Context: one part of a larger RNA
Molecule: large-subunit ribosomal RNA, domain VI
Organism: soil metagenome
RNA sequence: CGCAGGAGAUUUGAGAGGACCUGUCCUUAGUACGAGAGGACCGGGAUGGACGGACCUCUUGUGAUUGAGCUGUCAUGCCUAUGGCACCGCUCAGUAGCGAAGUCCGGUUGUGAUAACCGCUGAAUGCAUAUAAGCGGGAAGCACACCUCAAGAUGAGAUCUCCCAAGACGCAAGUCUAAGAAGGGCCCAGGAAGACUACCUGGUUGAUAGGCAGGAUGUGGAAGCGCAGUGAUGCGUGAAGCUUACCUGUACUAAUCGCCCGUUCGG
Numbered sequence: 001c002g003c004a005g006g007a008g009a010u011u012u013g014a015g016a017g018g019a020c021c022u023g024u025c026c027u028u029a030g031u032a033c034g035a036g037a038g039g040a041c042c043g044g045g046a047u048g049g050a051c052g053g054a055c056c057u058c059u060u061g062u063g064a065u066u067g068a069g070c071u072g073u074c075a076u077g078c079c080u081a082u083g084g085c086a087c088c089g090c091u092c093a094g095u096a097g098c099g100a101a102g103u104c105c106g107g108u109u110g111u112g113a114u115a116a117c118c119g120c121u122g123a124a125u126g127c128a129u130a131u132a133a134g135c136g137g138g139a140a141g142c143a144c145a146c147c148u149c150a151a152g153a154u155g156a157g158a159u160c161u162c163c164c165a166a167g168a169c170g171c172a173a174g175u176c177u178a179a180g181a182a183g184g185g186c187c188c189a190g191g192a193a194g195a196c197u198a199c200c201u202g203g204u205u206g207a208u209a210g211g212c213a214g215g216a217u218g219u220g221g222a223a224g225c226g227c228a229g230u231g232a233u234g235c236g237u238g239a240a241g242c243u244u245a246c247c248u249g250u251a252c253u254a255a256u257c258g259c260c261c262g263u264u265c266g267g
Stems, first nucleotide, its partner, number of pairs: 001152001005163007015149004021049007033038001051106005059100004066093005071086006110144003117137004164266001166177004179263001183261004187203005208254003211250005218242002224237005
């Protein structure tokens, strides 16, 4: 921009894409078959591989600063306690998130038309013949069925709901003035959404983010003080102190105030 008014929702599915895999074991049954050796079809069940999707409860990785430990040096006047730098200084753990090596799920089943192939009825050709007329069976393949996208499908579909009737001029198309609907956008606070855009949530009639409070989680027993010891150190106060992204609550801070687009009934 189009989809012959504008708008908000919900959809149909032309079409397109994805998936479609397979082993082993048990049973049927040492049965059918076979002199024996050997050894099934059909059917039922169990368990895997690779591949794919989703997720983070468990396991595990990361977790750039969450906790603790340690070294050197500098600083905070000194002790103590902290901070800076040293690959994140080194080491041990680790929340959320993200991941796989973790967990769950998937290929099922069925229908239709068929291929090779196997048939029924049956003439041409009194027989025969699956074929000439006619009618069946039959595949991991084809079309459905399963998952995803999808009306720019210009062939532009469907359903529901919402909105618009002031005046003047003009034969009409339309033009002008006033007011500016439904709704949308700008802007802002953000997001398990994201390159940007888009999408989603919220904007004081508010829990959108931050802060704060409580909790969870992690770390692992803070500082200070007291006690014991010559001291290193240990014990007590005390599962202490600290705790990013998690949960709940709470308007303290910031989403202020606003502006713009969009029309008058539609050949």